[in-house]
Context: one part of a larger RNA
RNA sequence: CCCACGUUUAGGAACUCGGCAAUACAACGGCCGUAACUUAGGGAUAAGGCCUGCCCGUAGCAAUACGGGCCGCAGCGAAAGACGCUUACCGACUGUUUACCAAAAACACAGCUUCCUGCAAAGCCGCAAGGCGAAGUAUAGGAAGUGAUGCCUGGCCAGUGUCAGAACGUUAAGGGGAGAGGUCAUGGGGCAACCCGGCAGCCUUGAGCCGAAGCGCUGAUGAACGCCGGCGAUAACUAUAAUCGUCCUAAGGUAGCGAAAUUCCUUGUCGGGUGAGUUCCGACCCGCACGAAUGGCAUAACGAGUGAGCGACUGUCUCAACGUGGGACUCG
Numbered sequence: 001c002c003c004a005c006g007u008u009u010a011g012g013a014a015c016u017c018g019g020c021a022a023u024a025c026a027a028c029g030g031c032c033g034u035a036a037c038u039u040a041g042g043g044a045u046a047a048g049g050c051c052u053g054c055c056c057g058u059a060g061c062a063a064u065a066c067g068g069g070c071c072g073c074a075g076c077g078a079a080a081g082a083c084g085c086u087u088a089c090c091g092a093c094u095g096u097u098u099a100c101c102a103a104a105a106a107c108a109c110a111g112c113u114u115c116c117u118g119c120a121a122a123g124c125c126g127c128a129a130g131g132c133g134a135a136g137u138a139u140a141g142g143a144a145g146u147g148a149u150g151c152c153u154g155g156c157c158a159g160u161g162u163c164a165g166a167a168c169g170u171u172a173a174g175g176g177g178a179g180a181g182g183u184c185a186u187g188g189g190g191c192a193a194c195c196c197g198g199c200a201g202c203c204u205u206g207a208g209c210c211g212a213a214g215c216g217c218u219g220a221u222g223a224a225c226g227c228c229g230g231c232g233a234u235a236a237c238u239a240u241a242a243u244c245g246u247c248c249u250a251a252g253g254u255a256g257c258g259a260a261a262u263u264c265c266u267u268g269u270c271g272g273g274u275g276a277g278u279u280c281c282g283a284c285c286c287g288c289a290c291g292a293a294u295g296g297c298a299u300a301a302c303g304a305g306u307g308a309g310c311g312a313c314u315g316u317c318u319c320a321a322c323g324u325g326g327g328a329c330u331c332g
Base pairs, nucleotide, nucleotide: 001327002326003325004324005323006322007321008320010318011317014316019313029051030050031049032048037042039148053070054069055068056067057066058065059064071075076081083311084310085309086308087307088306089305090303091302095107096106111146112145113144114143115142116141117140123132124131125130149298150297151296152295154228155227156226159225160224161221162220163219164218165217168216169215170214174210175209179205180204181203182202183201187196188195189194229247230246231245232244233243256290257287268284269283270282271281272280
């Protein structure tokens, strides 16, 4: 010096990213007492205070209660056995998860909503047979989103998707075969080679015309994918703009919230707390770039979640000291 422990004057978080770690207080018993808030259940063992042994008596079946007395530094006489409070964010909650660096604000969840499915169901597995769904039947089953509860959930259907429609346009294979071509008996010409023409058959090609869904087209649809403006001017100080003009759009962000787990500028500004506060709490709104089931805003209870503060307490620290055991060191 290292590891694991123990003790410590004065101070008491000055340590540190952070009270990490550690100590202490308190302790699952009895009596008293207990706030905000609340979904009236909770919060709550809230907080906080007092008691606790033994002997005798009284009451009682007893637990126990009351009265009197006794001893010690100490009576839950050992061991074991909660630190507490305030405030904000997130997630309602119990639960689940990265076996072996993440337990969470992530997943799930009841509840809410939409879509599909009439039963030989939809959906799923399988080449099939067959099976699950289900020995179920729309208060059922499947898919998706949201995520208790409370108050709510605004505008846009132009684009994309979905659904409905069937008049018209477009449109494949196929049907159909007008027509065209190749070959070509007989025929014609030629002395011949060969040339001309061309039936049937075979072969090739092939127009109009008929011809589904789809697409175009018409409409609906947002708890479907999604989206939700700019510039200029204006009030009798100034400032600001209820107001006006104009351009564009499918429509220009409503309620609520807002420097936020979202705010770049930014340690925004004001207030609170501190001696001093880039954090925190309360406001403001200029929202770079919140916003309504990709849910918005609140919310009691809950949380080995995250931030801030207070009390108590301490070797975390000022600042270190001593002790115990094991290493380190020497020998082997």